[in-house]
Molecule: Bacterial RNase P class A
Organism: Hahellaceae bacterium
RNA sequence: AGGGCCUGUCGGACAGUCGCUGCAUUUUCGGAUGUGGAGGAAAGUCCGGGCUCCACAGGGUAAGGUGCCAGGUAAUGCCUGGGCGGCGUGAGCCGACGGAAAGUGCAACAGAAAGUAUACCGCCUAAGCUGCGCACUCGUUGUGUGGCCGGUAAGGUUGAAAUGGUGCGGUAAGAGCGCACCGCGUGGCUGGUAACAGGCACGGCGAUGGAAAACCCCACCCGGAGCAAGACCAAAUAGGAAUCCAUUGGCGUGGCCCGCGCUGGAUUCGGGUAGGUCGCUAGAGGUAAACGGUGACGUUUAUCCCAGAUGAAUGACUGUCCACGACAGAACCCGGCUUAUAGACAGGCGUUUUCU
Numbered sequence: 001a002g003g004g005c006c007u008g009u010c011g012g013a014c015a016g017u018c019g020c021u022g023c024a025u026u027u028u029c030g031g032a033u034g035u036g037g038a039g040g041a042a043a044g045u046c047c048g049g050g051c052u053c054c055a056c057a058g059g060g061u062a063a064g065g066u067g068c069c070a071g072g073u074a075a076u077g078c079c080u081g082g083g084c085g086g087c088g089u090g091a092g093c094c095g096a097c098g099g100a101a102a103g104u105g106c107a108a109c110a111g112a113a114a115g116u117a118u119a120c121c122g123c124c125u126a127a128g129c130u131g132c133g134c135a136c137u138c139g140u141u142g143u144g145u146g147g148c149c150g151g152u153a154a155g156g157u158u159g160a161a162a163u164g165g166u167g168c169g170g171u172a173a174g175a176g177c178g179c180a181c182c183g184c185g186u187g188g189c190u191g192g193u194a195a196c197a198g199g200c201a202c203g204g205c206g207a208u209g210g211a212a213a214a215c216c217c218c219a220c221c222c223g224g225a226g227c228a229a230g231a232c233c234a235a236a237u238a239g240g241a242a243u244c245c246a247u248u249g250g251c252g253u254g255g256c257c258c259g260c261g262c263u264g265g266a267u268u269c270g271g272g273u274a275g276g277u278c279g280c281u282a283g284a285g286g287u288a289a290a291c292g293g294u295g296a297c298g299u300u301u302a303u304c305c306c307a308g309a310u311g312a313a314u315g316a317c318u319g320u321c322c323a324c325g326a327c328a329g330a331a332c333c334c335g336g337c338u339u340a341u342a343g344a345c346a347g348g349c350g351u352u353u354u355c356u
Base pairs, nucleotide, nucleotide: 001352002351004349005348006347007346008345009344010343012321013320014319015318016317017316018315020037021036022035023034024033025032026031039327043338044337046336047335048334049333050332051226052225053224054223058258059257060256061255064221065220066219067218068082069081070080071079072078083097084095085094086093087092098217099216103215104214106210120156121155122152123151124150128148129147130146131145132144133143134142135141136139164182165181166180167179168178169177183205184203185202186201187200189198190197191196230278231277232276233275240269241268242267243266244265245264249263250262251261252260285304286303287302288301289300290299291298292297
């Protein structure tokens, strides 16, 4: 100097004029004064809760969710740390990470063969039978070459994957057939809270392997509906009509069963209202410091109040600075994850090249 990885902060600012709106005070009811007024994601509606109601509300099952270990948290499918696996030279990043000796199913095509299988090209022909030839010591001797029978899966073909791998020995040729190392299995030892890691001993090794993001098995979690929840006030109408079931019935916030509670329930047609107040923002809250912890985070002390609209509030103009402004607007609230994002700043780490 160039590229790269990770973390954090900001994401327009100041002044003036007019306009909108919450709260407090005040008012001659026209207003006046003061003080506040969209985000890091407000988006997605993907998770977890708070809160409200069913409801005084239980147990089970099916369905659903998660899936290495230990912590954090109100809780989670989130976060932190660790283990194992994969990618990267590295800083780092990713993981849908329990189980294949419980069972069922799957792997097209190719290939001999894809589950306790198999011989297409091959290799051998030891042992046994046999044909032809040669030699000789002329014998049921030796040798060469064919055939039958037989042995084999080391070499080759195909495939994503071929029945543990590599090497040496051995064999007629081969094969864990034997040995060494690795892999696998069993047992126990050491370290660690654990996941797991490392050594030792025994065993030629039966379940060769893949995949459960196939069904399945295992462990843990798990009521439902949702602020259009729900509560109150006022007003209006038709305390409407019809049909069906009825205590051995029916209803009760997902299905089914048991339990519990209630005593009527279901469907169709028709009519009235849809106005106001609360819920609605003081919180699992923000900020700062100290202490504890590798960390997520926790404890203590101090301090602050920071949007509550309801056809939906923050807009317009001028001047200056500047990075010349991206993605983009709360609707009960909070904690996460994911997605979009012009640009500015700060810190740490790694790598390449050059100079000293």